[in-house]
This is a predicted structure of a 271-nucleotide RNA (Bacterial large signal recognition particle RNA) from an Acidimicrobiia bacterium.
Its mean pLDDT, the model's own confidence on a scale to 100, is 77.
The gene name in the source record is ffs.
The RNAcentral record of the sequence draws on ENA.
Its Rfam family is "Bacterial large signal recognition particle RNA". It is annotated as a non-coding RNA gene.
The model forms 80% of the base pairs in the Rfam consensus.
RNA sequence: UCGUGCUAAGCGGGGCGCUAGGGGUGCCCUGUACCCGAAAUCCCCUCCAUGCGGGGCCGAAUUCCCCACCCGAGGAGGGCACUGGCCGGCUAAGAGGUCGGCGGACACGUGGUGUUGAAGGUCGGGUCCUACGCGGCGGGAUACCGCGAACCGGGUCAGGUCCGGAAGGAAGCAGCCCUAAGCGGAGCAUCCCGGGUGCCGUAGGGGUGCCUGGCCGGAGCUGGCGGCCGCCGCCACCGGUUCGGUUCUUCUCCGACGGUGGGGUGCACGA
Numbered sequence: 001u002c003g004u005g006c007u008a009a010g011c012g013g014g015g016c017g018c019u020a021g022g023g024g025u026g027c028c029c030u031g032u033a034c035c036c037g038a039a040a041u042c043c044c045c046u047c048c049a050u051g052c053g054g055g056g057c058c059g060a061a062u063u064c065c066c067c068a069c070c071c072g073a074g075g076a077g078g079g080c081a082c083u084g085g086c087c088g089g090c091u092a093a094g095a096g097g098u099c100g101g102c103g104g105a106c107a108c109g110u111g112g113u114g115u116u117g118a119a120g121g122u123c124g125g126g127u128c129c130u131a132c133g134c135g136g137c138g139g140g141a142u143a144c145c146g147c148g149a150a151c152c153g154g155g156u157c158a159g160g161u162c163c164g165g166a167a168g169g170a171a172g173c174a175g176c177c178c179u180a181a182g183c184g185g186a187g188c189a190u191c192c193c194g195g196g197u198g199c200c201g202u203a204g205g206g207g208u209g210c211c212u213g214g215c216c217g218g219a220g221c222u223g224g225c226g227g228c229c230g231c232c233g234c235c236a237c238c239g240g241u242u243c244g245g246u247u248c249u250u251c252u253c254c255g256a257c258g259g260u261g262g263g264g265u266g267c268a269c270g271a
Stems, first nucleotide, its partner, number of pairs: 001271006010057002012030005020046005034055004064264007074254006084247006091240001096235002099233006108226003111222003120216008128205006134198002137194006144185004153178004161170003
């Protein structure tokens, strides 16, 4: 150096997340990289931690390992913000609205009313208050009718009783009649009292609010609706302010794939 047979290594890597920490399962990037099995209130480990169990291929080099540099998918963290773009939230005030409510001024529009006479003026009446009268209603009294006293009311008092020689007289129960207090009835009359009483009358007062009549006057009156002004609410918008998210920009770190250069790595047998 060549040939044969083996072995170490290799058969993907990275970021995030999880974890005390290292891997794996998970998510993402890269892009093609042997197969099977288990693994999130999870699996295997402990700084030489860079997975576990079982099988397979290739194999010491273009293929395995290490170092430096370039490029750079993607990811993590931070800064800037006077500032940018987008999205969302809050908000006093502003300008706005074919919106809603309330209030105000005005005869501009519209409507109503007015020469069958407006505004205004003037003289009355009513509505309001007081007193009186009348009426009505309610209550009471008198008057009217009826009832109404075992004895202690009246009249008449049979019988009986008493006095008397007699004539006669006296008291008097029941009955009958009458009546007082009282009770009831009727509601006609008279009187008294009262009121949430009256299309009633008389007198006085008050007022110009409302209604109404007469006279003067001779054209307006009226805020119902719209328009105008103010306030409040609602709506959408612009702007401001503030907060949050995202993006852009920038810095740091990790960094797959790819590229360049350099270095390292066996064992046995035979020739």